[in-house]
About this RNA: Bacterial RNase P class A from Eubacterium sp., 343 nucleotides, folded computationally. Its mean pLDDT, the model's own confidence on a scale to 100, is 77. Taxonomically the source falls in Eubacterium (Bacteria, Bacillati, Bacillota, Clostridia). It is recorded under the gene name rnpB. RNAcentral holds the sequence, with entries from ENA.
RNA sequence: CAAGUAGGAUAAGUGAUCGCUGCUGCAAGUGCCGAAAGGCCGCAGGAGAGGAAAGUCCGGGCUUCACAGGGCAGAAUGCCGGAUAACAUCCGGUGGAGGCGACUCCAAGGACAGUGCAACAGAAAUAAACCGCAGCUUUGCUGUAAGGGUGGAAAGGCAGGGUAAGAGCCUACCGCCGGGGCGGUAACGUUCCGGGCACAUGUAAACCCCAUUCGAAGCAAGACCAAGUUGAGACAUAUGGCGGCCCGUCAGUCUCAGGUAGGUCGCUAAAGAUGACCGGCGACGGUCAUAUUAGAUAGAUGAUCACUCACGACAUAACCCGGCUCAUAGUCCUGCUUGCUAC
Numbered sequence: 001c002a003a004g005u006a007g008g009a010u011a012a013g014u015g016a017u018c019g020c021u022g023c024u025g026c027a028a029g030u031g032c033c034g035a036a037a038g039g040c041c042g043c044a045g046g047a048g049a050g051g052a053a054a055g056u057c058c059g060g061g062c063u064u065c066a067c068a069g070g071g072c073a074g075a076a077u078g079c080c081g082g083a084u085a086a087c088a089u090c091c092g093g094u095g096g097a098g099g100c101g102a103c104u105c106c107a108a109g110g111a112c113a114g115u116g117c118a119a120c121a122g123a124a125a126u127a128a129a130c131c132g133c134a135g136c137u138u139u140g141c142u143g144u145a146a147g148g149g150u151g152g153a154a155a156g157g158c159a160g161g162g163u164a165a166g167a168g169c170c171u172a173c174c175g176c177c178g179g180g181g182c183g184g185u186a187a188c189g190u191u192c193c194g195g196g197c198a199c200a201u202g203u204a205a206a207c208c209c210c211a212u213u214c215g216a217a218g219c220a221a222g223a224c225c226a227a228g229u230u231g232a233g234a235c236a237u238a239u240g241g242c243g244g245c246c247c248g249u250c251a252g253u254c255u256c257a258g259g260u261a262g263g264u265c266g267c268u269a270a271a272g273a274u275g276a277c278c279g280g281c282g283a284c285g286g287u288c289a290u291a292u293u294a295g296a297u298a299g300a301u302g303a304u305c306a307c308u309c310a311c312g313a314c315a316u317a318a319c320c321c322g323g324c325u326c327a328u329a330g331u332c333c334u335g336c337u338u339g340c341u342a343c
Base pairs, nucleotide, nucleotide: 001339002338003337004336005335006334007333008332009331010330012308013307014306015305016304017303018302020048021047023045024044025043026042029041031040032039033038050314054325055324057323058322059321060320061319062218063217064216065215074214075213076212077211078210079093080092081091082090083089094108095106096105097104098103109209110208114207115206116203117202118201130148131147132144133143134142135141136140156174157173159171160170161169175197176195177194178193179192180191181190182189183188222265223264224263225262230257231256232255233254234253235252239251240250241249242248273290274289275288276287277286278285279284309312
């Protein structure tokens, strides 16, 4: 320098004016709206979207309901160890796959519990003789899975021996199955011994089996206040109408219940952010410090003007937090790998 690989930062900037939504301070009228609950009005100051606010896919907090204990059903997860409030996330490993490499990817238990499925091709797909090879009593029969051919897959691979020709038929190595030793917390690695290998292939993000986990619904959760309407009650020597009286009924006043409209809370200071130090390979944990840190409810964060530049992507909070996934213009930074050149 080129190509690559892993990770990170930023998300046009500055100023002015006019708006919108909260907050703080001062001030405040026998003020305004409302039945009430509660809200509003002045001046000043300051704050006001994102790395993903998105998809709503996981996990948790919080809330209400349910719940003696156990089981069925259903769902999710599935190598090992750790992190965490928790997870399907993350970290460190193991095994496998890809790459010269840095590095990347994997939903990675069970296919001798059972069931299903496997197009086409091919003689045959879980059951085997089409060609070939060999033998014989030769229009054929028998043996044979070495070789050919079909296929994603054809009864472990390969070499030697053996044989009529062949074949784990026998032997070595590799693979597989069973057991032991050593190393490792473990997954697993390594080594030794035994078994010639039987159930004979694949598929479990097919049913299923095994193990583990999971109560349900969600801020329109829910809590409090509370018109109207509804329901219940009272009206006393003593409320009114139904022609006098009683009952009853309609209305009135008051009380209670319930909780619709409406209002307040939930609501943002949090398993939070930033910085330093300490522990840990790391995820992460601990201590200290710092800081005017959006909170609406038809839902604010906008508009206009001026200047500058590299001329600006994806996209706009709605209870909160940890993740995942997808989208994203341009610019900048760091570690590492491979190749070339120069010293």